[in-house]
The part of an RNA shown here (small-subunit ribosomal RNA, 5' domain) has 523 nucleotides and comes from an uncultured bacterium. It matches the Rfam family "Bacterial small subunit ribosomal RNA". The prediction has a mean pLDDT of 84. The RNAcentral record of the full RNA draws on ENA and SILVA.
Context: one part of a larger RNA
RNA sequence: GAUGAACGCUAGCGGCAGGCUUAACACAUGCAAGUCGAGGGGUAACAGGGGAGCUUGCUUCCGCUGACGACCGGCGCACGGGUGCGUAACGCGUAUAGAACCUACCUUUUACAGAGGGAUAGCCUUUAGAAAUGAAGAUUAAUACCUUAUGGUAUUAUAGAUUCGCAUGAAUUUAUAAUUAAAGAUUUAUCGGUAAAAGAUGGCUAUGCGUCCUAUUAGCUAGAUGGUAAGGUAACGGCUUACCAUGGCGACGAUAGGUAGGGGUCCUGAGAGGGAGAUCCCCCACACUGGUACUGAGACACGGACCAGACUCCUACGGGAGGCAGCAGUGAGGAAUAUUGGGCAAUGGAGGCAACUCUGACCCAGCCAUGCCGCGUGCAGGAAGACGGCCCUAUGGGUUGUAAACUGCUUUUAUACAGGAAGAAACACUCGUACGUGUACGAGCUUGACGGUACUGUAAGAAUAAGGACCGGCUAACUCCGUGCCAGCAGCCGCGGUAAUACGGAGGGUCCGAGCGUUAUCC
Numbered sequence: 001g002a003u004g005a006a007c008g009c010u011a012g013c014g015g016c017a018g019g020c021u022u023a024a025c026a027c028a029u030g031c032a033a034g035u036c037g038a039g040g041g042g043u044a045a046c047a048g049g050g051g052a053g054c055u056u057g058c059u060u061c062c063g064c065u066g067a068c069g070a071c072c073g074g075c076g077c078a079c080g081g082g083u084g085c086g087u088a089a090c091g092c093g094u095a096u097a098g099a100a101c102c103u104a105c106c107u108u109u110u111a112c113a114g115a116g117g118g119a120u121a122g123c124c125u126u127u128a129g130a131a132a133u134g135a136a137g138a139u140u141a142a143u144a145c146c147u148u149a150u151g152g153u154a155u156u157a158u159a160g161a162u163u164c165g166c167a168u169g170a171a172u173u174u175a176u177a178a179u180u181a182a183a184g185a186u187u188u189a190u191c192g193g194u195a196a197a198a199g200a201u202g203g204c205u206a207u208g209c210g211u212c213c214u215a216u217u218a219g220c221u222a223g224a225u226g227g228u229a230a231g232g233u234a235a236c237g238g239c240u241u242a243c244c245a246u247g248g249c250g251a252c253g254a255u256a257g258g259u260a261g262g263g264g265u266c267c268u269g270a271g272a273g274g275g276a277g278a279u280c281c282c283c284c285a286c287a288c289u290g291g292u293a294c295u296g297a298g299a300c301a302c303g304g305a306c307c308a309g310a311c312u313c314c315u316a317c318g319g320g321a322g323g324c325a326g327c328a329g330u331g332a333g334g335a336a337u338a339u340u341g342g343g344c345a346a347u348g349g350a351g352g353c354a355a356c357u358c359u360g361a362c363c364c365a366g367c368c369a370u371g372c373c374g375c376g377u378g379c380a381g382g383a384a385g386a387c388g389g390c391c392c393u394a395u396g397g398g399u400u401g402u403a404a405a406c407u408g409c410u411u412u413u414a415u416a417c418a419g420g421a422a423g424a425a426a427c428a429c430u431c432g433u434a435c436g437u438g439u440a441c442g443a444g445c446u447u448g449a450c451g452g453u454a455c456u457g458u459a460a461g462a463a464u465a466a467g468g469a470c471c472g473g474c475u476a477a478c479u480c481c482g483u484g485c486c487a488g489c490a491g492c493c494g495c496g497g498u499a500a501u502a503c504g505g506a507g508g509g510u511c512c513g514a515g516c517g518u519u520a521u522c523c
Stems, first nucleotide, its partner, number of pairs: 001522003005519005012375006018368002020333001025331003029328003034075003039072002042068002046066003049062006082286003091211008101203002106199007114148004124137005154179011184191002212258003219249003224246008261283004265276004288309005311322004339365001341364003347361001348359004378409004388400005415459005423450001429444007467512005472493003478507005488495002
């Protein structure tokens, strides 16, 4: 000098930040991922409309309309948010390569969308169970599923041609054969669907170099190193398998053990270095512990599935349910770390044509001097140098000290009252203009959690606001009293045994100041 700090004493305000460093310990409760009726069958609830009945304000019927519980289907749930257990590794950083690869949504371009079919959830009727959850039968739809036609610069096989390169080869192209597509909705404007090519974005893989300590760890290795063949993968590859060979790594530190997420950055330092990896950003890993795959463009998936284990809970004892290292919150641990708050107004995300819905991301508010920065606790005059305190060489002086009283002034801040934002741009709707038939632009209209907040004005009045540590040297700041190697102090040197500037108190002083000291850690 610094800190995600803690403790002691003290404490007026504001702005901006930060806030479980320990038990990746266990978790009550609520919320954190849904959306689309412009894909579908439909109608459980609500509202409207219509019909019927009468008790005259109730009952009942009709999906007719707005809408919509559960269900089928699409997209999303692989993002966003958390944590740092593991990992000494192509994990990360940096630089390359992919002639060995994938990429939903988005953009551009080209072509196409013909004909059929069988189911299934829901609904209905039974039925098992305490529940979780099922079972059987009948019946029904789709942008769900299946068959088929056509099709290409797609894929596969065979036979060629041209050009090029960086070894395997790559690009373009001809012929033949085989295989694989599609879905509709609607307010008629469009939005979707299928195939192919290109782009963008995101990912995957490989390689050079760098990346902690220990030799009181010296040898390690059988899928191990390489080859052939096959399988597998989006893709290369011992990635896996069969066969063959015996290789491969290591004192330039293999192997083993310990510790640890990495980087941008942060602290310190003139620098070189040394230390750290909180907040924010990028990458990685994980989601009670271990394992496995399914779906999907993408996961081996925090709030998905299955199996095993530990733990907790329900049970009618037959069987079931759960996973806060999301946001709050609870217990425990600890020196120690906050509210079971408001809102989707803004930014961003998911779905949707849109309106909109969802969003503990986010924006705000609450708590905490935890930090940084700013402001205030008055200003000017005022000597009888007052009283009191303390000290002395004591009828007198010194100091506290212009300090107080007293006089004048100001009102930041606090208090009261009044006014009162920016953050809002849009989307949608209406009108207009341009092109020409839905895009762009312009005008109008609408939307604020924070918040009656920030800010501004008025009123009265010094009114509402100072402490902490230290004073032997290092180190700025001295005297008296008490104590008497006691009580005690102390970072180091050291102080205290009767004149202690070092202990305790007082007066005075010094340094900082809403803080000041102590402890811990790093330079």